[in-house]
Large-subunit ribosomal RNA, domain VI from a Chloroflexota bacterium, 271 nucleotides, folded computationally. The organism belongs to Chloroflexota, within Bacteria. The sequence was found in a public genome assembly. It matches the Rfam family "Bacterial large subunit ribosomal RNA".
Context: one part of a larger RNA
């Protein structure tokens, strides 16, 4: 910019792209064949590999703003209790997120047309012949069918629902009106703002007080392990009560405490 007003939704689907794998065991059945060894199709059933998507319940892995233990120093005057530095100092553990070695799903199916090849039925060529007219079985390939993307599919599609027929100004003029161009404004929609399920940036999605959208608060879950003091006990290390306590990032749930104020923009008049 287009899709012959201007919008929001919900959609068909020409087209496009993925996906298609395989392996081994059991029954059939030691049966058809075979002397005999050995050993089937066709059908049915189980477990696997690989590959691919999806997830975080479990099993884990990371988790440098959790929470513990300790070493060496420097500093809160000193004890105590801290903070900073040494690869997050080192070590042990670990929530949300993100992840596979975990978990679930996948490669169905089709009287759709076929290839090799296998036939019916047949003359040319009184026989024969799948072939010339015809006719029909046949593949992990093709089509469809399964995921997905898709109406710029310019053949621009289809359905709902919303908003209406406003001024001015300039031409035209059969005096009914057309044309054109400009504002304000409708439905909506942008920007600013608070933000995450989204993400390089834009977009996407959520919310903007008629509000739980982030923070903070409160609670809860989950972590790590029983803070500091103070009180016993020991000559000290330190160790026992007070205490399953302190402390706590992303999880869950509540609360307007604080920002998401106020407010600018853009957008139709229907060949």
């Nucleotide at each position: 910019c287009g899709u012959a007003g201007g919008a929001a939704a919900u959609u068909u689907g020409a087209g496009g792209a993925g996906a298609g794998c395989u392996u081994u065991c059991c029954c059939u059945a030691g049966u058809a064949c075979g002397a005999g060894a050995g050993g089937a199709c066709c059908g049915g059933g189980a477990a696997g590999g690989a590959c691919a998507g999806a997830c975080c319940u479990c099993u884990g892995g990371u988790g440098u703003a959790c929470c513990g233990g300790u070493u060496g120093u420097u500093c809160c005057g000193c004890c105590a209790g801290g903070a900073g530095c040494a690869u997050a100092g080192c070590c042990g553990g670990g929530u949300a997120g993100c992840c596979a070695a975990g978990u679930c799903u996948g490669g169905a199916u089709g009287u759709g047309a076929u290839a090799a090849g296998c036939g019916c039925u047949g003359a040319a060529a009184g026989c024969a012949u799948c072939u010339a007219a015809g006719c029909g079985c046949g593949a992990a390939g093709c089509c469809a069918a399964c995921u997905u993307c898709a109406a710029g599919a310019u053949u621009a599609g289809a359905u709902u629902u919303c908003c209406c027929a406003u001024u001015g100004u300039g031409g035209u003029u059969u005096c009914g009106a057309c044309c054109a161009u400009a504002a304000g404004u409708a439905a909506g929609g942008c920007c600013u703002c608070c933000u995450g399920u989204a993400g390089a940036c834009u977009a996407c999605a959520g919310g903007u007080u008629u509000g739980a959208u982030a923070g903070g608060c409160c609670g809860c879950a989950g972590g790590u392990g029983u803070a500091a003091g103070g009180c016993a006990g020991g000559c000290a290390a330190c160790u026992g009560c007070u205490u399953c306590a302190g402390c706590u990032g992303a999880g869950c749930g509540g609360u307007a405490c604080u920002a998401a104020u106020c407010g600018g923009c853009c957008g139709a008049g229907g060949a």
Description
The coordinates come from a structure-prediction model, not an experiment, and the mean pLDDT is 86.